Small-subunit ribosomal RNA, central domain from an uncultured prokaryote, 350 nucleotides, folded computationally. Model confidence (mean pLDDT): 89 of 100.
[in-house]
Context: one part of a larger RNA
RNA sequence: UUGGGCGUAAAGGGCGUGUAGGCGGUUUGUUAAGUCAUGUGUGAAAUCCCUCGGCUCAACCGGGGAACGACGCAUGAAACUGGCAGACUUGAGGCUGGGAGUGGCCGGUGGAAUUCCCCAUGUAGCGGUGAAAUGCGUAGAGAUGGGGGAGAACACUCGUGGCGAAGGCGGCCGGCUGGACCAGUUCUGACGCUGAGGCGCGAAAGCGUGGGGAGCAAACAGGAUUAGAUACCCUGGUAGUCCACGCUGUAAACGAUGGGCACUAGGUGUCGGCGGUAAUAAUCCCGUCGGUGCCGGCGCUAACGCAGUAAGUGCCCCGCCUGGGGAGUACGGUCGCAAGGCUGAAACUC
Numbered sequence: 001u002u003g004g005g006c007g008u009a010a011a012g013g014g015c016g017u018g019u020a021g022g023c024g025g026u027u028u029g030u031u032a033a034g035u036c037a038u039g040u041g042u043g044a045a046a047u048c049c050c051u052c053g054g055c056u057c058a059a060c061c062g063g064g065g066a067a068c069g070a071c072g073c074a075u076g077a078a079a080c081u082g083g084c085a086g087a088c089u090u091g092a093g094g095c096u097g098g099g100a101g102u103g104g105c106c107g108g109u110g111g112a113a114u115u116c117c118c119c120a121u122g123u124a125g126c127g128g129u130g131a132a133a134u135g136c137g138u139a140g141a142g143a144u145g146g147g148g149g150a151g152a153a154c155a156c157u158c159g160u161g162g163c164g165a166a167g168g169c170g171g172c173c174g175g176c177u178g179g180a181c182c183a184g185u186u187c188u189g190a191c192g193c194u195g196a197g198g199c200g201c202g203a204a205a206g207c208g209u210g211g212g213g214a215g216c217a218a219a220c221a222g223g224a225u226u227a228g229a230u231a232c233c234c235u236g237g238u239a240g241u242c243c244a245c246g247c248u249g250u251a252a253a254c255g256a257u258g259g260g261c262a263c264u265a266g267g268u269g270u271c272g273g274c275g276g277u278a279a280u281a282a283u284c285c286c287g288u289c290g291g292u293g294c295c296g297g298c299g300c301u302a303a304c305g306c307a308g309u310a311a312g313u314g315c316c317c318c319g320c321c322u323g324g325g326g327a328g329u330a331c332g333g334u335c336g337c338a339a340g341g342c343u344g345a346a347a348c349u350c
Base pairs, nucleotide, nucleotide: 003322004321005320006319007304008303012318014201015200016199017198021194022193023192025088026087027086028085029084030083031082033081034080035077036076037075038074039073040072041071042070049065050064051063052062053061054060091191092188093187095184096183097182098181103177104176105175106174107173108172109171110154114150115149116148117147118146119145120144121143125136126135162169163168206247207246208245209244210243211242215241216240220236221235222234223233258317259316260315261314262313263312266295267294268293269292270291271290272289273288274287275286276285299306300305323350324349325348332343333342334341335340
């Protein structure tokens, strides 16, 4: 490289948007680039293959043939692919009308709890553990009542419930704003799918500047435990956790499963919408579309398992893998304030 692969063995990019490129619905005409047919020219010699011959044979050498997978030109064909022109509506999008949702951003606001401060009642303990001690407390703690302040998170509802491309999103109210779904089937007429680069988003931790700081808590200190205990347990406690702006760009960023379209037995639950039958209605039943679970057959799988939300059957496009260690290291490049990220070897060794 070919081939074979990527849920768990090596392997799906963290996620989106989109450039080039690749691929592309139904139909008519035309063209003849791809494609096909015929003819013709070229494809040096040697080599390879077939055959005949020469060195006693062979290697080797000589003659003849085939072949040289390829290309040019001419003529022709028009099914398929492509180009051009036209038409279509099922793909895609728009329009109208709806209901659902912790989707995003900004502003406001509420109660419980915690902690701190003040006042009051009140007296000797509190706290903590396996047991203790450090710690707090007669300068009045802890407990109880009242008042005030601060910051952070939103109990129950809460649900294999919902929303989002992913990361993720949960008190309540308002403003701005994105997407999906359903019904109507009025419009556009292939406008599509994927997507190397690029660009954007991206948990936590971390970084810069400024704020904030109740609780929690790396580091750190002390008390225990222990042979030791740089831990697990306890008492404290600083960064940080929170906000604004900027950076970082990683993860078991997981469904360890890239995206799109089509097709392929069933059963059962649930969420959102619409239609129908019955009845006033709640609701129930039937149908249908979209989402999300469980079970299970064919098929697939090394097995486990997957199984209309495929890991089944096909097509299109992207990413990635190629024995373990060395190593996600070194070097170089590039990005970053740094930490470090991305790209990414080899010697050697088993």
The full RNA is in RNAcentral, with records from ENA.